[in-house]
RNA sequence: GCCAAGAUAGCUCAGUUGGUAGAGCACGUCAUUGGUAAUGACGAGGUCUCGGGUUCAAUCCCCGAUCUUGGCU
Numbered sequence: 001g002c003c004a005a006g007a008u009a010g011c012u013c014a015g016u017u018g019g020u021a022g023a024g025c026a027c028g029u030c031a032u033u034g035g036u037a038a039u040g041a042c043g044a045g046g047u048c049u050c051g052g053g054u055u056c057a058a059u060c061c062c063c064g065a066u067c068u069u070g071g072c073u
Stems, first nucleotide, its partner, number of pairs: 001072007010025004019056001027043005049065005
């Protein structure tokens, strides 16, 4: 330099032929216990990497940028 895949909650990851985003773990409160752990209930937490475009509407489609991983040279 070229090619491919990826970027979504604190972490690991889903998601949708375009219609206002979820799970597990972690975190907080409560219940349970003599007290922890475990368990159960509830809750908080996201400008879906960034900038443009298309669209009534973009996490999703198109273009570009940045970063990560792998391959080729």